[in-house]
Formats: sequence, structure tokens, C1' cells
RNA sequence: GGAGUGGGCCAGGUGAUCGCUGCGGGGCGGUGAAAAUCGCCGCGGAGAGGAAAGUCCGGGCUCCUUGGGGCGCGGUGGUGGGUAACGCCCACCGUUCGUGAGAACCGGGACAGUGCCACAGAAAACAAACCGCCGGUUGAUGCCGUUCGGGGUUCGCCUCGAAUACCCAUCGGCCGGUAAGGGUGAAAAGGUGCGGUAAGAGCGCACCGCGGCGGGGGUGACCUCGCUGGCAGGGUAAACCCCACCGGGAGCAAGACCAAGCAGGGGGGAGUGCGGCGUUGGGCAACCAUCGCCGCCGCGGAGCGGCCCGUUCCGUUCGACUCCCGGGUGUGUCGCUGGAGGCGGCGAGCAAUCGCCGUCCUAGAGAAAUGAUCACCCUCGACAAAACCCGGCUUAUCGGCCCGCUCCGUCU
Repeated sequence: GGAGUGGGCCAGGUGAUCGCUGCGGGGCGGUGAAAAUCGCCGCGGAGAGGAAAGUCCGGGCUCCUUGGGGCGCGGUGGUGGGUAACGCCCACCGUUCGUGAGAACCGGGACAGUGCCACAGAAAACAAACCGCCGGUUGAUGCCGUUCGGGGUUCGCCUCGAAUACCCAUCGGCCGGUAAGGGUGAAAAGGUGCGGUAAGAGCGCACCGCGGCGGGGGUGACCUCGCUGGCAGGGUAAACCCCACCGGGAGCAAGACCAAGCAGGGGGGAGUGCGGCGUUGGGCAACCAUCGCCGCCGCGGAGCGGCCCGUUCCGUUCGACUCCCGGGUGUGUCGCUGGAGGCGGCGAGCAAUCGCCGUCCUAGAGAAAUGAUCACCCUCGACAAAACCCGGCUUAUCGGCCCGCUCCGUCU
């Protein structure tokens, strides 16, 4: 100097004028006994993001009568930590990629079971023989070979003819052995090498791999070393599934309060149950009827996605709650911002983060507040706008600054 890699910060700035929202203080005036409320005028401070986006996770908070149990359903998935919690963050392990700094990972289980692996290929899982190799047997042919004969010869052989009985060769059939070689494929009975065999094969051996038994290191996932056994068929679970762990539901349009208003609307849905006590009426009495209270049984309903159990409460003939039909009311107030909060210092920890001390208050609109004008500066401005709040993840994105580390080149 160049190329990369990991992290942090900013998010146009400064000044002036006018305007908008809210908070705090002050002053004036009206109503009111006061509290309070209404109006006006100053002063001071504050006012959209790193993602406010997606609505993907986790919570705080609110409500549902117990949130009690189970099923179902959903989620996560190496180990150890962090956190309120998480599917997040940190460190480490393993595998893959990269020269490296580093990056990535649906990272438990295929011997619980089921499914799938197209086409090609002999064969794709309780799996084999298409080509080939070897052995035996048999048939044909004799180009090579062998045998016999003739001729030639430098005596090594050459040439011609015949036969194929033996050896041999070529082409077939049948039987047996084979899984080394070749072919197909993403993947084919562990891999490489040596020996051995009729030809081959863990058939034997060495190393690697796999299984078993141990030693050492580590909290652990795992790493490493030794001994031993020739051991023998895969992949896929972001396929169904199994295992381990986690999960009540609904959500600020949650919910609470106040005001106003009509049609206090109409219809349907669960026992003419039993016992006790009391009132009233009838009755000579036994008893009957009615009303009220208590208890029991049965039935119905509520318990905010589905089912079951448990449990509690309400109701049981004018009725809980619910279903159907119909009508009416304000677009009121609160919830609404002081927090698992920000910043600084010290300490612990590899880190995430935690502890202690100090300090600060940084938006709460309600159809939706941040605007407009002027001047200057330069990095010339992208993606983009809170609606209950917070911790994450993911996505979009112009430009600038800072720090750590890696590789290459050059100079000293």
C1' cells in the first nucleotide's frame, strides 16, 4: 500500500423567526363555602427509529370462578452458562467451507415400527450375476499349434501336402466355483497395499474404518492412548414416527368506571322429585292444599380454541345461562407511561451478563402533534413515522467514523 474478516457509533448539522402537542411553575379573571373547574397571558423543559417495518418468538400487564389433572395439538433439539423468559445471546464440542482471520448448521434416534430411493442397472435391502474370470464335460473347426510324409538347407530351420488320435488353439452347449476386474447409478456385500488361490474373496497380513473392553484429560458434549475381534448391506426423520424438555386461553378493539337511552321487548330450552321445620286455609281426627326456609337426589348451565375427569358456583317453571327475532345509546373518562429504565464509575467473569455506588427522567396523539421560511456548512442525506410496554430475531438501507485480527506485495 492492497485485499479480506469480526465488532461498535452516528443517521444531515448550526443559527434566527413564526407555528403544533404535552408537562411543570407563575399571574389575571369567571363560577363555587371549599375542593375543583373554565378562559386568557408569560416563563422553563421535553417531543418518532436503527429498524418505529414484519407480526415471527418470549414476557410484563388485564380478564376468564380452580388454572387442578389428562388427552389432543403446538414448539424446541450437541454440551455448559446467561436471562423475567425465549425458537434469543455467550463460550465450547463435532461436521463442512476457507491459505487464514473466520463463517455455516432443523447438530437426539435408522437395532421400536411404517414409508420412500424415479430412470438406469443382474440387483436398491432378510438384496445378486449382465459382461467377464476359473475348473469339469461335450460338439464343431484346424487360421496358430502338434503329428506324419515329400523337397530344400548355411543343420538354426524354411517350404508343400495330409491328419487332428495326443498336446494345443478358436467358436459354441451344459454343470460347478466366483464377486476381485468392467458396466449402470447419487449410492452396490468397508478402503489402500502385499501375499495367497484353479480363478477369486478379510482367505491371511499391515495400516485405516467398525464393534467390544479398559487407561488418561475435561463439569460436559467430546478428545486421546492401549488391548482385542476378521467383523460385514446402505441412505433418508426441514418423511410419518420414537425419545427428552417446554406450553391454560384470549388479548389494550384486554379491561375498569361514568353518563345517556328504549320495547324492564317477543319466542324456545332443565323435576307436576323426596324428606324435615314453620305459616295460612279446610277437616272431629288421620290428613289434604298453599306459601316460606333447610337438606338430599336427578337434570340444565357457567368456568373465553377442542375433548374427558375433578371441583366450585348458579338455576331447576318462570327460569341461571344460552339460542333466535327485533329495538336503542357517547363515538365519554381512565388504562397511557418511573421502567426486568438510561448514563457514569468500581469489582467479578474468557464472554454473554451480574453486583455495588452515584446520577438523570428522555413522546403519550386521539382521525391522529415535529411543520414552514431564511442564512451558512458538508459526509449532498438512503430505508423510512410511535399508538400499552419491554427483551430478541428477520427484512430494507445512502454515507461517514472508530477498534481488533488475517493474508499478499514493497521498503527499512
Source information
The RNA shown here (Bacterial RNase P class A) has 412 nucleotides and comes from a Planctomycetaceae bacterium. NCBI's taxonomy places the organism under Bacteria, Pseudomonadati, Planctomycetia, Planctomycetales, Planctomycetaceae. Rfam family: Bacterial RNase P class A. The family's RNA type in Rfam is ribozyme. The RNAcentral record of the sequence draws on ENA. Model confidence (mean pLDDT): 76 of 100. The gene name in the source record is rnpB.